[in-house]
A computed fold for a 73-nucleotide RNA from Weissella kandleri, annotated as transfer RNA. Model confidence (mean pLDDT): 80 of 100.
RNA sequence: GCCGACUUAGCUCAGUUGGCAGAGCACUUCACUAGUAAUGAAGGGGUCGCUGGUUCGAAUCCAGUAGUCGGCA
Numbered sequence: 001g002c003c004g005a006c007u008u009a010g011c012u013c014a015g016u017u018g019g020c021a022g023a024g025c026a027c028u029u030c031a032c033u034a035g036u037a038a039u040g041a042a043g044g045g046g047u048c049g050c051u052g053g054u055u056c057g058a059a060u061c062c063a064g065u066a067g068u069c070g071g072c073a
Base pairs, nucleotide, nucleotide: 001072002071003070004069005068006067007066010025011024012023013022019056027043028042029041030040031039049065050064051063052062053061
């Protein structure tokens, strides 16, 4: 230098054909307990890497760009 995959909550990851952004763990509060853990209930937390474009509507499609990983040279 060329090619490919990935980037979504604090972490690990879903999200099928464009139509209200989710799960588990973690965190907070409450219940339970003499207390802690475990368990149960409720709750908070997101510019979907970034910048543009298409569209009535984009995490999803298109272009550019950044980072990580792999392959080729």